About this RNA: Predicted 3D model of a 341-nucleotide part of an RNA (small-subunit ribosomal RNA, central domain) from Cycas panzhihuaensis. Its mean pLDDT, the model's own confidence on a scale to 100, is 88. The source organism's lineage runs through Eukaryota, Streptophyta, Spermatophyta, Cycadidae and Cycas. The full RNA is in RNAcentral, with records from SILVA.
[in-house]
Context: one part of a larger RNA
RNA sequence: CUGGGUGUAAAGGGCACGUAGGCGGUGGAUCAGGUUGAAAGUGAAAGUUGCCAGGAACUGGCGGGAUGCUUCCAAAACCAAUUCACUUGAGUGAGAUAGGGGAGAGUGGAAUUUCGUGUGUAGGGGUAAAAUCCAAAGAUAUACAAAGGAACGCCAAGAGCGAAGGUAGCUCUCUAUGUCUCUAUCGACGCUGGGGUGCGAAAGCAUGGGGAGCAAAUAGGAUCAGAUACCCUGGUAGUCCAUGCCGCGAACGAUGAGUGUUCGUCUCUGGUCUACAAUAAGGGGCCCAGCUAACGCAUGAAACACUCUACCUGGGGAGUACGAUCGCAAGACUGAAACUC
Numbered sequence: 001c002u003g004g005g006u007g008u009a010a011a012g013g014g015c016a017c018g019u020a021g022g023c024g025g026u027g028g029a030u031c032a033g034g035u036u037g038a039a040a041g042u043g044a045a046a047g048u049u050g051c052c053a054g055g056a057a058c059u060g061g062c063g064g065g066a067u068g069c070u071u072c073c074a075a076a077a078c079c080a081a082u083u084c085a086c087u088u089g090a091g092u093g094a095g096a097u098a099g100g101g102g103a104g105a106g107u108g109g110a111a112u113u114u115c116g117u118g119u120g121u122a123g124g125g126g127u128a129a130a131a132u133c134c135a136a137a138g139a140u141a142u143a144c145a146a147a148g149g150a151a152c153g154c155c156a157a158g159a160g161c162g163a164a165g166g167u168a169g170c171u172c173u174c175u176a177u178g179u180c181u182c183u184a185u186c187g188a189c190g191c192u193g194g195g196g197u198g199c200g201a202a203a204g205c206a207u208g209g210g211g212a213g214c215a216a217a218u219a220g221g222a223u224c225a226g227a228u229a230c231c232c233u234g235g236u237a238g239u240c241c242a243u244g245c246c247g248c249g250a251a252c253g254a255u256g257a258g259u260g261u262u263c264g265u266c267u268c269u270g271g272u273c274u275a276c277a278a279u280a281a282g283g284g285g286c287c288c289a290g291c292u293a294a295c296g297c298a299u300g301a302a303a304c305a306c307u308c309u310a311c312c313u314g315g316g317g318a319g320u321a322c323g324a325u326c327g328c329a330a331g332a333c334u335g336a337a338a339c340u341c
Stems, first nucleotide, its partner, number of pairs: 003313004007295002012309001014199004021192003025086006033079002035075003039071004048064007089189001091185002093182006101175007108152001113147002116144004123134002160167002204245006213239002218234004256308006264286006271279002290297002314341003323334001325332002
């Protein structure tokens, strides 16, 4: 390289949009570049192969074979090209409808903490047990009032929405999307996608705010042989907001995207219709065939097929070294070899 693969053995890119490229619905007409067939020419010699001669090696003679290339003729199914149409794929429209989809602004109550005032008196906290700690300068408890920050109980569900990350108090504004029905419109406008661009939890970084609770670091108290831990009392970055970076994750369904086909059954969500049903779109449970090394998957496939793309090729060395690119940094991305088993 080929072949075989990628849920769990090595292996699906974190997710999308999209350029080049690859692949691509139905019916005509034209063309003849690819394609198929016939004929002719050419395809040096040596070599090869069959027969023959000599004298083993070998030499000589005759015949065959020869992927290919060129010319000309023919065919028109398929691919390509040109053109005319079609409606099932894709899109648009109309009527309904769903939702924690996104962004901004406003606002609400419970709780923690702090502070003020009143009542009140000796403990409170904490733990397996304690101690550090708080408290007669009046704590804890309790009542009222205030401040400030963060998160939104019940509803709540294996439910919903979103491409993924993710998304929940309530109200308003802006904005994006899905699904169903009608076939009104358009007429292949599609799928995938190397490079590229955008989004991308948490932590972290930069600048400026904010800081209630929690809490890396850190201090003290315990425990212990030790205890740089688990437990306790404190507590700073951070967590929050704005703007900019970072671009990693068990970014998981460990399952790339798309299209078509395929036994059933139970259930949930939102439609259309409503009397049940029935349909198409999603979320789940069980299962037949089939597949799988097994576990299991099984119309939401890991079944049967096709298209495009990413990736794998024994373990370690190693996601390391070096170089390039990116980043303020942390580091990210790309990514070996010697050697060894």